[in-house]
Molecule: c-di-GMP-I riboswitch aptamer
Organism: uncultured Sphingobium sp.
RNA sequence: GAAAAAGGCAAACUGUCGGCGACGGCAGGACGCAAAGCCUCCGAUCUCUCAGGAGACAGCGGGGCUACCGAA
Numbered sequence: 001g002a003a004a005a006a007g008g009c010a011a012a013c014u015g016u017c018g019g020c021g022a023c024g025g026c027a028g029g030a031c032g033c034a035a036a037g038c039c040u041c042c043g044a045u046c047u048c049u050c051a052g053g054a055g056a057c058a059g060c061g062g063g064g065c066u067a068c069c070g071a072a
Stems, first nucleotide, its partner, number of pairs: 001069001008033002013028006031059001037065003041062003045056004
């Protein structure tokens, strides 16, 4: 992050399984993504709990680490 090249990932939805739940795994499927690769450190949102607190989410934002190509 211009033009390309090699590729990569996979939203919604459907089926199935797990979970109290948010949601997650697998298969199909592509809305999109230059980190839509990885990490809950900070904030946001969501779930459970009487509270204390415990979780979900990396495709919500910030931050950290790594990676293909190579014009200004």